SAM riboswitch aptamer (S box leader) from a soil metagenome, 154 nucleotides, folded computationally.
[in-house]
RNA sequence: CUCAUCGAGAGGGGCAGAGGGAAACGGCCCGAAGAAGCCCCGGCAACCCGCCAUCGCCACAGCUGCGACACCUCCCAGUGACCGGAUCCAGGUCCGGUCGGCGUUGGAAGGGUGCUAAGUCCGUCCCGGGCGAAGGACGCCCGGGGAAGAUGAG
Numbered sequence: 001c002u003c004a005u006c007g008a009g010a011g012g013g014g015c016a017g018a019g020g021g022a023a024a025c026g027g028c029c030c031g032a033a034g035a036a037g038c039c040c041c042g043g044c045a046a047c048c049c050g051c052c053a054u055c056g057c058c059a060c061a062g063c064u065g066c067g068a069c070a071c072c073u074c075c076c077a078g079u080g081a082c083c084g085g086a087u088c089c090a091g092g093u094c095c096g097g098u099c100g101g102c103g104u105u106g107g108a109a110g111g112g113u114g115c116u117a118a119g120u121c122c123g124u125c126c127c128g129g130g131c132g133a134a135g136g137a138c139g140c141c142c143g144g145g146g147a148a149g150a151u152g153a154g
Base pairs, nucleotide, nucleotide: 001154002153003152004151005150006149011041012040013039014038015037019030020029021028024124025123026122027121042116043115044114047112048111049110051107052106053105055103056102057101058100062079063078064077065076067074068073080099081098082097083096084095085094086093087092120148125145126144127143128142129141130140131139132138
């Protein structure tokens, strides 16, 4: 810098000792029944890797080789591993199936992160709606977008 997501979810202990909720301002909260920070153990979630299932697509694609075709696509031969079956005293023979890549959807939770008060706690900039005597400005309420930020992946 780009993309995706951000109203769900998940806490105990030890050390520490006054702050904390990203920054500024305003609000509203949390905090001596112990804040920040550090450590341990749990938990949540499903972004990335890997795994399982599923469906679809692709030089039909376990490997090697021959051939047909303008394309789409298709035929044949040999051979490996595994699974199942038949035959068989054994060794073997025969038959059938599976084997690659990419993606979809779902699952589980092994690895890498992340998170574990409140919507990213709320507002700040723009637009729209409602209410107020209310056209503008102002106040309150509601909705949409932006900015900023957080996390992941690149």
The prediction has a mean pLDDT of 79. It matches the Rfam family "SAM riboswitch aptamer (S box leader)". Its family is annotated with regulation of gene expression in the Gene Ontology.